[in-house]
RNA sequence: AGAGUUUGAUCAUGGCUCAGGAUGAACGCUGGCGGCAGGCUUAAUACAUGCAAGUCGAACGGUAACAUGAGAGUAGCAAUACUUUUGAUGACGAGUGGCGCACGGGUGCGUAACGCGUAUGCAACCUACCUGUAAUUGGGACAUAACGUUGAGAAAUUAGCGCUAAUAUCCCAUGUGAAUAUGAGGAGGCAUCUUUUUAUAUUUAAAGAUUUAUUGAUUACGGAUGGGCAUGCGUAUCAUUAGCUAGUUGGUAGGGUAACGGCUUACCAAGGCGACGAUGAUUAGGGGUUCUGAGAGGAACAUCCCCCACACUGGAACUGAGACACGGUCCAGACUCCUACGGGAGGCAGCAGUAGGGAAUAUUGGGCAAUGGAGGCAACUCUGACCCAGCCAUGCCGCGUGCAGGAAGACGGUCCUAUGGAUUGUAAACUGCUUUUAUUAUAGAGUAACCGGAGGUACGUGUACCUCCCUGCAAGUAUAUGAUGAAUAAGCAUCGGCUAACUCCGUGCCAGCAGCCGCGGUAAUACGGAGGAUGCGAGCGUUAUCCGGGUUUAUUGGGUUUAAAGGGUGCGCAGGCUGAUCGGUAAGUCAAUGGUGAAAUACUACUGCUUAACAGUAGCCGUGCCAAUGAUACUGCCGGACUAGAGUGUAAGAGGUGUAACUGGAAUGUGAUGUGUAGCGGUGAAAUGCUUAGAUAUGUCACAGAACGCCAAUCGUGAAGACAGGUUACAAACUUACAACUGACGCUCAUGCACGAAAGCGUGGGGAUCAAACAGGAUUAGAUACCCUGGUAGUCCACGCUGUAAACGAUGAUCACUCGUUGUUGGAUAGCAAUAUUCAGUGGCUAAGCGAAAGCGAUAAGUGAUCCACCUGGGGAGUACGAUCGCAAGGUUGAAACUCAAAGGAAUUGACGGGGGCCCGCACAAGCGGAGGAGCAUGUGGUUUAAUUCGAUGAUACGCGAGGAACCUUACCCGGGCUUGAACGUAAGACGAAUAUAGUGGAAACAUUAUAGCCUACGGGCGUCUUGCGAGGUGCUGCAUGGUUGUCGUCAGCUCGUGCCGUGAGGUGUUAGGUUAAGUCCUGCAACGAGCGCAACCCUUACCCUUAGUUGCCAGCACGUCAUGGUGGGGACUCUAUGGGAACUGCCUACGCAAGUAGAGAGGAAGGUGGGGAUGACGUCAAAUCAGCACGGCCCUUAUGUUCGGGGCUACACACGUGCUACAAUGGUAUGUACAGAGGGCAGCCACCACGCGAGUGGGAGCUAAUCCUCAAAGCAUAUCUCAGUUCGGAUUGGAGUCUGUAACUCGACUCUAUGAAGUUGGAUUCGCUAGUAAUCGCGCAUCAGCCAUGGCGCGGUGAAUACGUUCCCGGGCCUUGUACACACCGCCCGUCAAGCCAUGGAAGCUGGUGGUACCUAAAGUCCGUACCCGCAAGGAGCGGCCUAGGGUAAAACUGGUAACUGGGGCUAAGUCGUAACAAGGUAACC
Repeated sequence: AGAGUUUGAUCAUGGCUCAGGAUGAACGCUGGCGGCAGGCUUAAUACAUGCAAGUCGAACGGUAACAUGAGAGUAGCAAUACUUUUGAUGACGAGUGGCGCACGGGUGCGUAACGCGUAUGCAACCUACCUGUAAUUGGGACAUAACGUUGAGAAAUUAGCGCUAAUAUCCCAUGUGAAUAUGAGGAGGCAUCUUUUUAUAUUUAAAGAUUUAUUGAUUACGGAUGGGCAUGCGUAUCAUUAGCUAGUUGGUAGGGUAACGGCUUACCAAGGCGACGAUGAUUAGGGGUUCUGAGAGGAACAUCCCCCACACUGGAACUGAGACACGGUCCAGACUCCUACGGGAGGCAGCAGUAGGGAAUAUUGGGCAAUGGAGGCAACUCUGACCCAGCCAUGCCGCGUGCAGGAAGACGGUCCUAUGGAUUGUAAACUGCUUUUAUUAUAGAGUAACCGGAGGUACGUGUACCUCCCUGCAAGUAUAUGAUGAAUAAGCAUCGGCUAACUCCGUGCCAGCAGCCGCGGUAAUACGGAGGAUGCGAGCGUUAUCCGGGUUUAUUGGGUUUAAAGGGUGCGCAGGCUGAUCGGUAAGUCAAUGGUGAAAUACUACUGCUUAACAGUAGCCGUGCCAAUGAUACUGCCGGACUAGAGUGUAAGAGGUGUAACUGGAAUGUGAUGUGUAGCGGUGAAAUGCUUAGAUAUGUCACAGAACGCCAAUCGUGAAGACAGGUUACAAACUUACAACUGACGCUCAUGCACGAAAGCGUGGGGAUCAAACAGGAUUAGAUACCCUGGUAGUCCACGCUGUAAACGAUGAUCACUCGUUGUUGGAUAGCAAUAUUCAGUGGCUAAGCGAAAGCGAUAAGUGAUCCACCUGGGGAGUACGAUCGCAAGGUUGAAACUCAAAGGAAUUGACGGGGGCCCGCACAAGCGGAGGAGCAUGUGGUUUAAUUCGAUGAUACGCGAGGAACCUUACCCGGGCUUGAACGUAAGACGAAUAUAGUGGAAACAUUAUAGCCUACGGGCGUCUUGCGAGGUGCUGCAUGGUUGUCGUCAGCUCGUGCCGUGAGGUGUUAGGUUAAGUCCUGCAACGAGCGCAACCCUUACCCUUAGUUGCCAGCACGUCAUGGUGGGGACUCUAUGGGAACUGCCUACGCAAGUAGAGAGGAAGGUGGGGAUGACGUCAAAUCAGCACGGCCCUUAUGUUCGGGGCUACACACGUGCUACAAUGGUAUGUACAGAGGGCAGCCACCACGCGAGUGGGAGCUAAUCCUCAAAGCAUAUCUCAGUUCGGAUUGGAGUCUGUAACUCGACUCUAUGAAGUUGGAUUCGCUAGUAAUCGCGCAUCAGCCAUGGCGCGGUGAAUACGUUCCCGGGCCUUGUACACACCGCCCGUCAAGCCAUGGAAGCUGGUGGUACCUAAAGUCCGUACCCGCAAGGAGCGGCCUAGGGUAAAACUGGUAACUGGGGCUAAGUCGUAACAAGGUAACC
């Protein structure tokens, strides 16, 4: 100090989450020791038992117990024992009396308060014990407990009578004094006053004990200590708590108190508090301090210290110096216990402990040795205060669990690319060493000083000091020393990123993990296990809470155009701020000083425990408050004077500023009337509607209401809303010029007041147009809409209400400052004018600057100042409840539970649009021919089946993989066999076979029988079998892959380097203007270059040349044949083959800057890429293929392998795709006849001959091929058919055959004969093609025994038509625009309904709680009053009164719980209905 998370990516906004520290903690796993601390946070719930406050005999009467002494008696010789008497002594139960019990200890209920903190005051007060000073301590009296006795009662307790004492109580005396009253004088202060001197009057004290030294008692004034009261300041949330208050505020008088005071009572007055937050509600003890933080702050209030409050709940007083009293009293209440039922007892929030509650918190321990306290002269007694011990890893701190050597880098484990390597790991074993700790033994502290006793010294003779003795719970502990022996001692969490640390196996959106993002659907570093690693370590993790990070409440230190956020606008009280100058003052401010700010804590230094934690000593700090002193710049206050702000005045000016009245024309509608005739109107198209009873149209007249064309503008005015025909009246604001007047009079503004579009409401008018609702017609799947025809509120006026809008510049008001440029409105000045300057507005562009960017930019969103308003994640929600305003509708104010990890802004790149522009393509159009109808072939779906193997499935599957399914193929089904296997390699062993023939079984494979049966150079070879090692799988995953392929698309695109621009994603280049088939080229340009694509280079075809001339060719020469390059020969030609040439917009004309375009141009075989082919950029579709091949992982292993026979892939109601043949005369049939190219051929092509109607058969030459074999057809000629289901068409079926092949049944092709189906040109729709193309005609080849080939791939023959053009359909390219899309429109996404879950509002009612009010009743108790009773009296009892806790009744208020029913909200992979929004979202969206 930051990090993760919104996006395809980016910047910024913004929330959520994490890393740190801390704890009185708890839980999980684990656990060796010690030191120091801490330990019911919950039920202020209830408590068994024990203990926690007594002490004094030196106050008293005394003597129950103990002991001693004395006396007496009994027993005994005596010692002695027993009994009894005696307070005589030590002492002492109970009692009187004194002091203490108000401290110490506990808890945090209550309390929002002078309770606490801090600082003051008391001239308004008290203070036992302690201490100082002064004075005194004389005399008397009456009781009473104990005790005795008689009673009551179960008990607690208590009554009567009698005796008695005191430092108990009372009376008298004295009065230094004190108090009160009155008078006089002095001094002082702070208003009331204080203090001092003095006079007079009245009142008022005392206690003794005793060891004779003291101690106690009384009065008064001081001190100290402790308290009481008052005041300033500070001290929680809510305004959805705004008004509260009758003893209330003040005064007078009385009372009361230690004391002031409405503290209390009577009377009088009507005050007092409050937006600077009264009152009410809720929560809470406060502080020193603690935690955190850089600090400012925030949070907490355990332990320790200070203060307060409380003691079962409520009330009350008594005693006392002190209490309204934790272990006292009285009363009431609740609860518990005892009871003889009459009545009694009790209060752990003291220490232990118990129950209960709870996630959770200890021993019914020891001791008064120390410190402290009470009483006492003291010894001493008491002390659960305290000091110790026990339990608990609850925390902090310290120590240990060994150290060194040791590589065969052991075994084992884990992993891997696995003959091996890596890691665990110097780790272990092993060797040497040490002994903290542990165990054991021995020794063994300090904490102790007092007090007291004995002795002594000094002097002032009761004090100080010295010596010795006495006193230790903890504890035989700490500690020390010896011995033994590595011996007794390591875990927890994590390992996807944040965040240090990685692999294997299992699992398969399951089980599970998770703080956030997220992981898991068969290769999970994220689940579970293992190995390894990392972090910390007697602990480690988790949970909870607080601060931090969070500048995420912003004083330090934030924002508000679009992210959340400027009030709709103005006026304006309070408040805040306020021009220039002089003087005064000194409140703020500043400075130094004094007081205080307890101790502990924190910090610094030193010191003590072996160290540390811990502790001690000293210092510093303590930001604060108070006092007095000084300073006077600034702010404040007071006074004087100024004019720059503000206002007034004078003179001009502009305006659609407002209010009221009058008035005008056009249009619309209606009425009347004329002309006129059949439609009008409306729409995408229609219909509803109007119209022959005369519409629409057109002319004239009349009426009505509303709105104001042109001017008109980025125009003007107004605070905003808003304002527009014309005229008048009234009113206001504004601008300019002058600088005459006032002299800071100013700015802003919470609450408040006023204004405030449209719609809406009320009353009364008005009603032409338009038009919610409504009706009808259309559209549609529906159409409660969009469109059409009508149409009512309303729209208009007056008065009143409402008070909101995307009331927007999404930009509050005011003031000052800060480069330029160009328009425009209204003034002023200069100028003849053009124009220039200046003031006030209103627009555009821009520098600096600002901003996340877009953008803003003197009209700021720049730089500063002042004031106001508002914001703090999204949803829930501008909702609920409450309050308030309103006639209502509704407005204003305005939450929470719950839920999500985002929501949102700007910009970028894509993609998309029923957005735009430009362009291309057989894309449309123009044509030609088809498909879709028929029959058949073939493929697919579906169905069927034992199986109909598998794959391909929009374009981009469907005559596709398959370029040959009868067996084989074959992967499928049924059945029979084999198991190292059907093939191959290798090693070892065995055998001589293998094989052939024959036989048997069998469907075959196979099994089995018989016979025949190797070579050798002797090393072996060959073959078979057995065994071992390696098999095999067309089983799964194309979503693990390689390779290959399809498609966009032969579309013109896709990128890079450097530079530049931008915070960045990115952009530029690649855009623009032209041009091209083309990102082809040219021009321009912050770009300059380059790469992959385009083009070219390659093949073929079209022309020419060269070379070569066989198997090809034959012009000329020669030979020969019926005839034929048949032969000699030739290279001229054709042709074949090699190598070259040729075409480049090169030339001309026109246009153009150029690139280039145009031309039936010229020339040329070919003209603008000449035709065709090969060639496919970056990428897209998780496109296709694990069944072509390869390959990771998974699966099968007497089977999912392999082999054999048979069957199936050929099924058949049906649907689709692709084809063939046709439907005929541009034809069919018959006869004759002409012309190719490219290929193939030895298990082959087959001339020729013969036979057969034919498929073919039997003979048989040539050819391993420019040599031999291999009919071209359409065409042409002639004849016939004559428009028919035909001499068209050939399906289907019968019969007979041929060929291939072991084998044509399922299931081949072909031939002959017979048969002769559908079909007469094909609906919606749809396909191909732009020239040697379509159409049409035949030929060949691959595969192949044969063939289901009408398929595929090639070849040539004949050989057209049309293209105006780019509006539309489809696809594509470039630019631009919008976007809420990015899995990218097959996108996103809204609402109702249905289902489940969750929290919540309303609600008849039911049921709790709280604080008040009114009335009734009223204990104890203080106070007041008081005849009969008691007492000599003082007084008491009793009675009465006031007040009150409590109880009862009543009506309201507030606040919970619950509830039939009901409202909306949120959440939930695959429910229903539609499609509202995002693109012009298909009716622009929104308020």

Description
Small-subunit ribosomal RNA from an uncultured bacterium, 1487 nucleotides, folded computationally. Its mean pLDDT, the model's own confidence on a scale to 100, is 84. It matches the Rfam family "Bacterial small subunit ribosomal RNA". Rfam links the family to the GO terms ribosome and structural constituent of ribosome.